[in-house]
Context: one part of a larger RNA
Molecule: small-subunit ribosomal RNA, 3' major domain
Organism: metagenome
RNA sequence: UGACGGGGGUCCGCACAAGUGGUGGAGUAUGUGGUUUAAUUCGAUUCUACGCGAGGAACCUUACCUGGGCUAGAAUGCUGGUGGACAGCUCCUGAAAGGGAGUCUUGUAGCAAUACACCGCCAGUAAGGUGCUGCAUGGCUGUCGUCAGCUCGUGCCGUGAGGUGUUGGGUUAAGUCCCGCAACGAGCGCAACCCCUAUCAUUAGUUGCCAGCACGUAAUGGUGGGAACUCUAAUGAAACCGCCUGCGUAAGCAGUGAGGAAGGAGGGGAUGAUGUCAAGUCACCAUGGCCUUUAUGCCCAGGGCUACACACGUACUACAAUGGCGAAAACAAAGAGCAGCUACUUGGCAACAAGAUGCGAAUCUCAAAAACAUCGCCUCAGUUCAGAUUGGAGUCUGCAACUCGACUCCAUGAAGCUGGAAUCACUAGUAAUCGUAGAUCAGCAAUGCUACGGUGAAUACGUUCCCGGACCUUGUACA
Repeated sequence: UGACGGGGGUCCGCACAAGUGGUGGAGUAUGUGGUUUAAUUCGAUUCUACGCGAGGAACCUUACCUGGGCUAGAAUGCUGGUGGACAGCUCCUGAAAGGGAGUCUUGUAGCAAUACACCGCCAGUAAGGUGCUGCAUGGCUGUCGUCAGCUCGUGCCGUGAGGUGUUGGGUUAAGUCCCGCAACGAGCGCAACCCCUAUCAUUAGUUGCCAGCACGUAAUGGUGGGAACUCUAAUGAAACCGCCUGCGUAAGCAGUGAGGAAGGAGGGGAUGAUGUCAAGUCACCAUGGCCUUUAUGCCCAGGGCUACACACGUACUACAAUGGCGAAAACAAAGAGCAGCUACUUGGCAACAAGAUGCGAAUCUCAAAAACAUCGCCUCAGUUCAGAUUGGAGUCUGCAACUCGACUCCAUGAAGCUGGAAUCACUAGUAAUCGUAGAUCAGCAAUGCUACGGUGAAUACGUUCCCGGACCUUGUACA
RNA backbone atom coordinates (compact mmCIF):
# COMPACT_ATOMS: atom_id res chain seq x y z
C1' U A 1 0.00 0.00 0.00
C1' G A 2 -3.62 -3.64 -0.42
C1' A A 3 -6.57 -7.87 1.18
C1' C A 4 -9.20 -9.81 5.26
C1' G A 5 -12.09 -9.48 10.40
C1' G A 6 -18.43 -13.59 13.60
C1' G A 7 -13.90 -4.60 14.50
C1' G A 8 -16.35 0.42 14.39
C1' G A 9 -18.94 4.59 11.72
C1' U A 10 -21.82 6.49 7.26
C1' C A 11 -24.64 4.96 2.92
C1' C A 12 -26.95 2.05 -1.08
C1' G A 13 -29.41 -2.24 -3.67
C1' C A 14 -36.45 -6.46 -4.44
C1' A A 15 -30.72 -7.35 0.28
C1' C A 16 -34.18 -7.91 4.37
C1' A A 17 -38.92 -6.28 5.96
C1' A A 18 -44.32 -5.25 3.90
C1' G A 19 -46.96 -7.66 -0.11
C1' U A 20 -48.22 -10.60 -4.84
C1' G A 21 -47.32 -14.88 -7.68
C1' G A 22 -44.27 -19.11 -8.17
C1' U A 23 -40.48 -23.43 -7.78
C1' G A 24 -39.81 -27.75 -4.42
C1' G A 25 -45.25 -32.67 -4.59
C1' A A 26 -48.15 -34.71 -10.02
C1' G A 27 -47.96 -35.56 -15.54
C1' U A 28 -45.40 -33.96 -19.76
C1' A A 29 -41.54 -31.02 -22.56
C1' U A 30 -36.48 -29.78 -22.49
C1' G A 31 -31.22 -29.54 -20.71
C1' U A 32 -27.59 -31.89 -17.43
C1' G A 33 -25.43 -35.77 -14.29
C1' G A 34 -25.28 -40.92 -13.90
C1' U A 35 -25.89 -45.59 -16.03
C1' U A 36 -26.12 -48.26 -20.55
C1' U A 37 -24.18 -48.69 -25.47
C1' A A 38 -20.58 -50.59 -31.31
C1' A A 39 -21.56 -45.21 -30.82
C1' U A 40 -24.84 -42.83 -27.28
C1' U A 41 -19.74 -36.78 -31.08
C1' C A 42 -17.71 -32.34 -28.52
C1' G A 43 -17.76 -28.17 -25.31
C1' A A 44 -20.20 -25.30 -20.88
C1' U A 45 -20.00 -27.04 -14.07
C1' U A 46 -21.14 -22.00 -7.40
C1' C A 47 -23.11 -17.06 -8.02
C1' U A 48 -21.03 -16.27 -13.73
C1' A A 49 -22.86 -24.60 -16.42
C1' C A 50 -27.73 -27.24 -16.81
C1' G A 51 -34.94 -24.61 -22.93
C1' C A 52 -26.47 -22.99 -22.58
C1' G A 53 -23.15 -23.11 -27.98
C1' A A 54 -28.05 -25.50 -30.92
C1' G A 55 -32.38 -18.84 -34.00
C1' G A 56 -34.84 -26.14 -35.99
C1' A A 57 -30.32 -33.87 -35.02
C1' A A 58 -35.54 -38.59 -39.80
C1' C A 59 -31.19 -38.44 -44.56
C1' C A 60 -28.11 -34.13 -44.84
C1' U A 61 -26.46 -31.39 -40.70
C1' U A 62 -22.56 -34.81 -37.96
C1' A A 63 -17.89 -33.87 -35.59
C1' C A 64 -19.56 -40.34 -33.10
C1' C A 65 -20.11 -45.99 -34.32
C1' U A 66 -20.30 -50.31 -37.86
C1' G A 67 -19.32 -51.73 -42.71
C1' G A 68 -17.78 -50.64 -47.98
C1' G A 69 -14.29 -47.63 -50.65
C1' C A 70 -10.16 -43.33 -52.26
C1' U A 71 -4.68 -41.95 -51.54
C1' A A 72 -1.47 -35.27 -54.88
C1' G A 73 -6.74 -36.86 -52.51
C1' A A 74 -13.33 -33.30 -51.51
C1' A A 75 -11.66 -27.59 -52.65
C1' U A 76 -7.47 -23.35 -54.73
C1' G A 77 -3.08 -21.80 -57.47
C1' C A 78 1.68 -22.53 -59.95
C1' U A 79 5.82 -25.21 -62.71
C1' G A 80 7.59 -29.23 -65.79
C1' G A 81 6.73 -33.84 -68.42
C1' U A 82 3.36 -37.17 -70.86
C1' G A 83 -1.19 -39.08 -73.08
C1' G A 84 -6.03 -37.87 -74.80
C1' A A 85 -10.66 -34.28 -76.54
C1' C A 86 -13.51 -33.91 -72.23
C1' A A 87 -18.35 -34.24 -71.24
C1' G A 88 -22.66 -37.13 -72.44
C1' C A 89 -25.26 -41.90 -73.15
C1' U A 90 -25.69 -47.35 -72.33
C1' C A 91 -24.41 -51.79 -69.68
C1' C A 92 -22.14 -54.95 -65.54
C1' U A 93 -21.09 -55.09 -60.20
C1' G A 94 -22.71 -52.67 -55.73
C1' A A 95 -26.61 -50.56 -50.24
C1' A A 96 -24.36 -46.29 -52.14
C1' A A 97 -19.73 -44.38 -52.89
C1' G A 98 -16.51 -46.67 -55.79
C1' G A 99 -14.78 -50.07 -59.57
C1' G A 100 -15.14 -52.06 -64.66
C1' A A 101 -16.73 -52.31 -69.93
C1' G A 102 -18.87 -50.32 -74.35
C1' U A 103 -20.71 -46.52 -77.62
C1' C A 104 -21.32 -41.75 -80.04
C1' U A 105 -19.06 -37.27 -81.17
C1' U A 106 -14.25 -34.50 -81.81
C1' G A 107 -14.03 -27.70 -78.43
C1' U A 108 -12.06 -22.34 -80.03
C1' A A 109 -8.57 -19.55 -83.64
C1' G A 110 -6.09 -20.92 -88.17
C1' C A 111 -5.75 -23.38 -95.09
C1' A A 112 -2.22 -26.08 -92.23
C1' A A 113 1.74 -26.75 -88.84
C1' U A 114 0.47 -25.10 -84.31
C1' A A 115 -1.48 -22.31 -80.18
C1' C A 116 -5.25 -21.76 -76.37
C1' A A 117 -8.86 -24.02 -73.27
C1' C A 118 -10.34 -28.84 -71.03
C1' C A 119 -9.49 -33.97 -68.95
C1' G A 120 -6.37 -38.17 -67.14
C1' C A 121 -1.51 -39.78 -65.37
C1' C A 122 3.66 -38.74 -63.37
C1' A A 123 7.12 -35.40 -60.67
C1' G A 124 7.71 -30.91 -57.65
C1' U A 125 6.07 -26.71 -54.65
C1' A A 126 2.23 -27.93 -51.72
C1' A A 127 -2.80 -29.76 -49.47
C1' G A 128 -6.11 -31.92 -45.35
C1' G A 129 -7.18 -32.67 -39.74
C1' U A 130 -14.30 -30.35 -35.49
C1' G A 131 -6.53 -34.03 -33.63
C1' C A 132 -3.91 -31.77 -28.49
C1' U A 133 -2.69 -27.39 -25.72
C1' G A 134 -7.99 -21.29 -23.97
C1' C A 135 -2.15 -22.62 -18.56
C1' A A 136 1.55 -20.24 -25.47
C1' U A 137 -2.15 -16.47 -28.03
C1' G A 138 -5.41 -12.70 -31.07
C1' G A 139 -10.40 -11.64 -31.50
C1' C A 140 -15.04 -12.12 -29.07
C1' U A 141 -17.78 -12.96 -24.39
C1' G A 142 -19.46 -13.69 -19.11
C1' U A 143 -18.84 -11.62 -14.14
C1' C A 144 -18.23 -8.09 -9.99
C1' G A 145 -21.46 -3.78 -12.14
C1' U A 146 -24.26 0.86 -15.12
C1' C A 147 -21.23 -0.39 -9.11
C1' A A 148 -18.71 4.99 -8.79
C1' G A 149 -14.84 4.29 -9.09
C1' C A 150 -9.50 4.10 -11.60
C1' U A 151 -5.37 7.14 -12.70
C1' C A 152 -1.78 10.96 -14.51
C1' G A 153 1.36 15.82 -14.92
C1' U A 154 3.61 19.54 -11.98
C1' G A 155 4.23 21.03 -6.95
C1' C A 156 4.68 19.80 -1.73
C1' C A 157 5.66 15.98 2.40
C1' G A 158 8.58 11.40 3.55
C1' U A 159 15.71 8.37 3.89
C1' G A 160 12.25 5.06 1.35
C1' A A 161 8.05 1.86 0.01
C1' G A 162 4.68 5.74 -0.62
C1' G A 163 1.44 9.95 0.71
C1' U A 164 -1.08 14.44 -0.81
C1' G A 165 -4.59 15.69 -4.78
C1' U A 166 -9.17 11.47 -4.35
C1' U A 167 -9.30 13.09 2.82
C1' G A 168 -12.83 16.71 5.85
C1' G A 169 -18.23 19.47 6.32
C1' G A 170 -22.63 19.30 3.33
C1' U A 171 -25.20 17.39 -1.15
C1' U A 172 -26.30 13.90 -5.23
C1' A A 173 -28.48 8.36 -8.81
C1' A A 174 -23.20 9.62 -9.46
C1' G A 175 -15.22 11.30 -7.48
C1' U A 176 -22.69 14.97 -8.99
C1' C A 177 -21.90 19.69 -7.29
C1' C A 178 -20.66 23.36 -3.29
C1' C A 179 -17.56 25.01 0.83
C1' G A 180 -12.91 24.25 3.16
C1' C A 181 -7.86 22.49 2.61
C1' A A 182 -0.21 22.12 0.09
C1' A A 183 -2.14 21.59 -3.39
C1' C A 184 -3.14 23.33 -8.67
C1' G A 185 -4.82 21.15 -12.96
C1' A A 186 -5.92 17.05 -16.37
C1' G A 187 -7.53 12.09 -18.38
C1' C A 188 -10.64 7.30 -18.49
C1' G A 189 -15.42 6.55 -16.24
C1' C A 190 -20.69 9.60 -14.30
C1' A A 191 -23.83 12.99 -16.90
C1' A A 192 -24.88 15.00 -21.78
C1' C A 193 -24.73 14.22 -27.14
C1' C A 194 -27.86 8.92 -30.08
C1' C A 195 -32.71 5.81 -30.59
C1' C A 196 -37.91 4.66 -29.01
C1' U A 197 -42.00 6.71 -26.23
C1' A A 198 -45.56 10.79 -23.82
C1' U A 199 -47.73 16.85 -26.05
C1' C A 200 -48.03 20.44 -29.85
C1' A A 201 -46.80 23.11 -34.45
C1' U A 202 -45.10 23.29 -39.66
C1' U A 203 -44.48 20.68 -44.27
C1' A A 204 -46.39 16.57 -47.20
C1' G A 205 -51.50 13.76 -48.56
C1' U A 206 -51.06 7.72 -51.31
C1' U A 207 -52.03 2.51 -50.93
C1' G A 208 -53.82 5.65 -45.24
C1' C A 209 -58.09 9.37 -43.41
C1' C A 210 -63.76 11.17 -44.16
C1' A A 211 -65.76 16.62 -40.78
C1' G A 212 -68.76 19.34 -44.18
C1' C A 213 -71.09 18.76 -49.85
C1' A A 214 -72.96 15.35 -53.68
C1' C A 215 -73.80 10.28 -56.02
C1' G A 216 -74.59 5.15 -55.07
C1' U A 217 -75.35 0.24 -52.40
C1' A A 218 -78.42 -5.24 -49.15
C1' A A 219 -73.83 -3.31 -46.88
C1' U A 220 -68.74 -1.00 -46.96
C1' G A 221 -64.48 5.85 -48.15
C1' G A 222 -67.57 2.18 -52.68
C1' U A 223 -67.33 6.96 -56.14
C1' G A 224 -66.82 12.47 -57.23
C1' G A 225 -64.51 15.47 -54.06
C1' G A 226 -61.96 17.26 -49.53
C1' A A 227 -56.80 18.27 -46.57
C1' A A 228 -60.19 19.45 -41.35
C1' C A 229 -59.43 14.97 -38.02
C1' U A 230 -56.78 10.13 -37.34
C1' C A 231 -52.41 8.35 -39.18
C1' U A 232 -47.84 8.15 -41.69
C1' A A 233 -42.52 10.58 -41.58
C1' A A 234 -39.31 14.63 -41.93
C1' U A 235 -38.28 19.29 -39.49
C1' G A 236 -38.98 22.13 -35.20
C1' A A 237 -40.94 23.62 -30.20
C1' A A 238 -41.28 21.98 -25.24
C1' A A 239 -38.68 20.71 -18.90
C1' C A 240 -34.31 24.15 -17.07
C1' C A 241 -35.62 23.45 -9.82
C1' G A 242 -36.82 28.10 -15.19
C1' C A 243 -41.07 30.80 -11.78
C1' C A 244 -43.28 31.09 -6.51
C1' U A 245 -43.01 29.86 -0.99
C1' G A 246 -39.95 27.85 3.01
C1' C A 247 -34.96 26.11 4.69
C1' G A 248 -29.64 26.76 3.48
C1' U A 249 -23.24 30.68 3.12
C1' A A 250 -23.51 27.73 -1.29
C1' A A 251 -24.46 23.27 -3.73
C1' G A 252 -29.09 21.80 -3.11
C1' C A 253 -33.60 19.99 -0.48
C1' A A 254 -39.08 20.19 0.62
C1' G A 255 -44.08 21.79 -1.34
C1' U A 256 -52.22 17.84 -2.76
C1' G A 257 -47.55 25.55 -5.09
C1' A A 258 -48.67 27.75 -10.12
C1' G A 259 -48.53 26.91 -15.16
C1' G A 260 -48.07 22.54 -18.18
C1' A A 261 -49.17 16.80 -22.25
C1' A A 262 -45.11 15.87 -19.12
C1' G A 263 -41.71 17.99 -12.79
C1' G A 264 -37.41 17.53 -10.54
C1' A A 265 -32.76 11.93 -14.38
C1' G A 266 -40.74 12.22 -17.36
C1' G A 267 -40.67 6.42 -18.86
C1' G A 268 -37.66 2.70 -21.60
C1' G A 269 -33.17 1.35 -24.66
C1' A A 270 -28.20 1.53 -26.57
C1' U A 271 -23.83 2.76 -24.05
C1' G A 272 -20.11 -1.40 -19.46
C1' A A 273 -13.76 2.84 -16.72
C1' U A 274 -8.90 0.73 -14.51
C1' G A 275 -9.07 -4.06 -13.33
C1' U A 276 -10.77 -9.30 -11.05
C1' C A 277 -11.71 -14.67 -11.85
C1' A A 278 -4.25 -18.20 -15.63
C1' A A 279 -13.17 -17.24 -15.83
C1' G A 280 -15.18 -19.18 -21.14
C1' U A 281 -14.14 -20.21 -26.25
C1' C A 282 -7.94 -23.64 -30.53
C1' A A 283 -15.55 -26.84 -32.35
C1' C A 284 -17.36 -19.32 -35.31
C1' C A 285 -12.86 -17.34 -37.13
C1' A A 286 -7.54 -16.47 -36.86
C1' U A 287 -2.96 -18.33 -34.84
C1' G A 288 2.50 -20.29 -32.13
C1' G A 289 4.03 -25.10 -30.73
C1' C A 290 3.13 -30.46 -30.80
C1' C A 291 0.92 -34.73 -33.26
C1' U A 292 -1.10 -37.17 -37.86
C1' U A 293 -0.07 -37.92 -43.72
C1' U A 294 -2.64 -45.38 -47.88
C1' A A 295 -4.72 -41.71 -42.11
C1' U A 296 -6.26 -38.64 -36.56
C1' G A 297 -7.42 -36.83 -44.08
C1' C A 298 -11.61 -37.72 -47.81
C1' C A 299 -16.31 -40.29 -50.10
C1' C A 300 -20.64 -43.45 -49.12
C1' A A 301 -24.74 -46.67 -46.81
C1' G A 302 -26.95 -47.89 -42.32
C1' G A 303 -27.05 -46.77 -37.20
C1' G A 304 -26.24 -43.18 -33.13
C1' C A 305 -26.59 -37.94 -31.02
C1' U A 306 -33.96 -39.50 -29.45
C1' A A 307 -31.03 -45.32 -25.03
C1' C A 308 -33.31 -45.36 -19.25
C1' A A 309 -33.52 -48.66 -12.26
C1' C A 310 -32.37 -43.23 -11.16
C1' A A 311 -30.82 -37.73 -9.37
C1' C A 312 -30.97 -32.32 -10.37
C1' G A 313 -32.12 -27.59 -13.13
C1' U A 314 -35.59 -24.73 -16.35
C1' A A 315 -40.47 -24.58 -18.29
C1' C A 316 -45.61 -26.02 -19.81
C1' U A 317 -50.41 -28.19 -18.26
C1' A A 318 -53.29 -28.97 -14.15
C1' C A 319 -55.55 -30.13 -9.53
C1' A A 320 -61.28 -26.56 -10.83
C1' A A 321 -67.15 -22.81 -9.81
C1' U A 322 -62.98 -15.78 -9.73
C1' G A 323 -64.33 -22.51 -13.02
C1' G A 324 -65.55 -26.12 -17.36
C1' C A 325 -68.68 -26.68 -21.75
C1' G A 326 -72.11 -24.71 -25.63
C1' A A 327 -74.25 -20.51 -28.34
C1' A A 328 -74.05 -15.82 -30.34
C1' A A 329 -71.53 -10.89 -30.35
C1' A A 330 -66.97 -6.77 -29.55
C1' C A 331 -62.01 -4.25 -29.03
C1' A A 332 -55.20 -4.45 -30.53
C1' A A 333 -50.18 -3.77 -31.62
C1' A A 334 -46.09 -5.46 -34.03
C1' G A 335 -44.55 -8.53 -37.87
C1' A A 336 -44.16 -11.87 -42.43
C1' G A 337 -45.11 -13.04 -47.74
C1' C A 338 -43.27 -15.02 -55.03
C1' A A 339 -39.61 -22.13 -54.85
C1' G A 340 -44.15 -17.23 -50.92
C1' C A 341 -48.90 -15.44 -48.25
C1' U A 342 -53.42 -17.00 -50.31
C1' A A 343 -59.20 -14.30 -50.58
C1' C A 344 -63.42 -16.94 -52.55
C1' U A 345 -66.07 -21.53 -54.19
C1' U A 346 -66.62 -26.85 -53.84
C1' G A 347 -65.58 -31.74 -51.21
C1' G A 348 -64.40 -33.67 -46.27
C1' C A 349 -66.76 -34.16 -39.00
C1' A A 350 -61.57 -32.47 -39.33
C1' A A 351 -56.27 -32.30 -40.39
C1' C A 352 -56.57 -31.05 -45.52
C1' A A 353 -57.61 -31.54 -50.89
C1' A A 354 -59.37 -29.63 -55.86
C1' G A 355 -60.36 -25.32 -58.61
C1' A A 356 -59.64 -20.11 -58.61
C1' U A 357 -58.31 -14.74 -57.38
C1' G A 358 -55.40 -10.63 -55.41
C1' C A 359 -50.60 -9.13 -53.75
C1' G A 360 -43.10 -8.25 -54.33
C1' A A 361 -47.87 -5.38 -50.42
C1' A A 362 -50.07 1.64 -45.45
C1' U A 363 -53.56 -1.30 -51.52
C1' C A 364 -53.88 -8.15 -51.44
C1' U A 365 -53.14 -12.20 -47.92
C1' C A 366 -51.64 -14.66 -43.34
C1' A A 367 -55.86 -12.82 -39.77
C1' A A 368 -59.74 -15.81 -36.08
C1' A A 369 -57.04 -11.75 -31.58
C1' A A 370 -57.82 -14.17 -26.69
C1' A A 371 -58.93 -13.11 -21.93
C1' C A 372 -63.49 -9.61 -21.26
C1' A A 373 -69.00 -8.64 -21.56
C1' U A 374 -74.19 -11.52 -22.71
C1' C A 375 -77.42 -16.04 -22.57
C1' G A 376 -77.86 -21.29 -21.34
C1' C A 377 -76.14 -26.11 -19.00
C1' C A 378 -73.10 -28.31 -15.08
C1' U A 379 -73.67 -28.04 -8.66
C1' C A 380 -68.57 -29.78 -5.61
C1' A A 381 -67.92 -35.33 -7.55
C1' G A 382 -61.51 -37.70 -9.16
C1' U A 383 -66.76 -34.82 -11.78
C1' U A 384 -69.19 -32.12 -18.17
C1' C A 385 -62.14 -31.03 -13.50
C1' A A 386 -57.55 -32.70 -15.55
C1' G A 387 -55.53 -34.43 -19.83
C1' A A 388 -50.95 -38.43 -19.65
C1' U A 389 -51.03 -43.18 -21.81
C1' U A 390 -52.75 -46.73 -25.27
C1' G A 391 -55.79 -48.87 -29.64
C1' G A 392 -57.87 -47.78 -34.48
C1' A A 393 -58.58 -44.72 -38.92
C1' G A 394 -56.40 -40.74 -41.57
C1' U A 395 -53.89 -35.81 -43.43
C1' C A 396 -49.40 -33.17 -44.76
C1' U A 397 -44.10 -32.36 -45.64
C1' G A 398 -40.28 -34.97 -47.73
C1' C A 399 -36.22 -39.65 -52.14
C1' A A 400 -37.65 -41.67 -47.35
C1' A A 401 -41.63 -40.64 -41.13
C1' C A 402 -39.46 -48.40 -38.47
C1' U A 403 -35.61 -46.75 -35.18
C1' C A 404 -37.24 -40.93 -35.04
C1' G A 405 -41.92 -35.83 -37.53
C1' A A 406 -46.13 -32.70 -36.76
C1' C A 407 -51.30 -32.53 -37.18
C1' U A 408 -56.75 -34.50 -37.46
C1' C A 409 -60.92 -37.74 -36.05
C1' C A 410 -63.05 -41.82 -33.00
C1' A A 411 -62.25 -44.55 -28.65
C1' U A 412 -59.29 -44.92 -24.03
C1' G A 413 -59.27 -41.51 -19.57
C1' A A 414 -53.29 -42.28 -15.69
C1' A A 415 -51.18 -39.26 -11.79
C1' G A 416 -53.04 -35.00 -9.71
C1' C A 417 -57.84 -32.31 -4.58
C1' U A 418 -52.61 -26.60 -3.98
C1' G A 419 -47.41 -29.48 -2.64
C1' G A 420 -41.89 -31.03 3.49
C1' A A 421 -37.25 -28.82 4.57
C1' A A 422 -35.97 -25.14 1.60
C1' U A 423 -35.95 -21.57 -2.35
C1' C A 424 -37.01 -17.73 -6.67
C1' A A 425 -38.99 -13.30 -9.22
C1' C A 426 -41.25 -8.67 -8.87
C1' U A 427 -42.01 -1.50 -6.64
C1' A A 428 -46.50 0.37 -11.94
C1' G A 429 -48.81 0.13 -16.99
C1' U A 430 -44.68 -3.37 -13.01
C1' A A 431 -46.32 -8.42 -10.99
C1' A A 432 -50.11 -11.60 -12.40
C1' U A 433 -53.06 -13.03 -16.45
C1' C A 434 -54.66 -13.21 -21.97
C1' G A 435 -53.71 -13.97 -26.72
C1' U A 436 -50.61 -12.25 -31.52
C1' A A 437 -46.19 -12.34 -34.65
C1' G A 438 -41.17 -13.50 -36.19
C1' A A 439 -36.22 -15.73 -36.81
C1' U A 440 -34.29 -20.70 -37.78
C1' C A 441 -37.24 -23.68 -41.18
C1' A A 442 -39.12 -28.94 -46.82
C1' G A 443 -41.51 -30.61 -42.35
C1' C A 444 -41.05 -30.39 -37.07
C1' A A 445 -40.39 -32.56 -31.67
C1' A A 446 -41.45 -24.46 -30.02
C1' U A 447 -44.42 -25.77 -23.81
C1' G A 448 -37.97 -22.73 -26.10
C1' C A 449 -36.16 -17.83 -27.72
C1' U A 450 -36.98 -12.78 -29.48
C1' A A 451 -40.60 -9.12 -30.16
C1' C A 452 -45.98 -7.17 -29.78
C1' G A 453 -50.10 -5.42 -27.72
C1' G A 454 -55.12 -6.50 -24.27
C1' U A 455 -56.83 -6.67 -18.99
C1' G A 456 -54.37 -4.97 -14.82
C1' A A 457 -53.20 -5.35 -8.81
C1' A A 458 -51.06 -5.59 -3.62
C1' U A 459 -47.27 -3.50 -0.58
C1' A A 460 -42.84 -0.60 1.16
C1' C A 461 -43.45 1.08 8.97
C1' G A 462 -38.46 0.98 8.28
C1' U A 463 -32.72 -0.41 8.04
C1' U A 464 -32.22 -4.31 13.97
C1' C A 465 -31.04 -8.75 11.16
C1' C A 466 -29.47 -12.20 6.21
C1' C A 467 -26.76 -11.35 1.22
C1' G A 468 -23.87 -8.16 -2.06
C1' G A 469 -21.57 -3.44 -2.76
C1' A A 470 -19.31 1.90 -1.88
C1' C A 471 -16.47 5.43 1.36
C1' C A 472 -13.80 6.58 6.01
C1' U A 473 -11.47 4.48 10.20
C1' U A 474 -9.15 0.50 13.30
C1' G A 475 -6.49 -4.44 14.19
C1' U A 476 -3.48 -8.16 11.66
C1' A A 477 0.72 -14.67 12.88
C1' C A 478 -1.72 -12.56 5.32
C1' A A 479 0.56 -10.60 0.29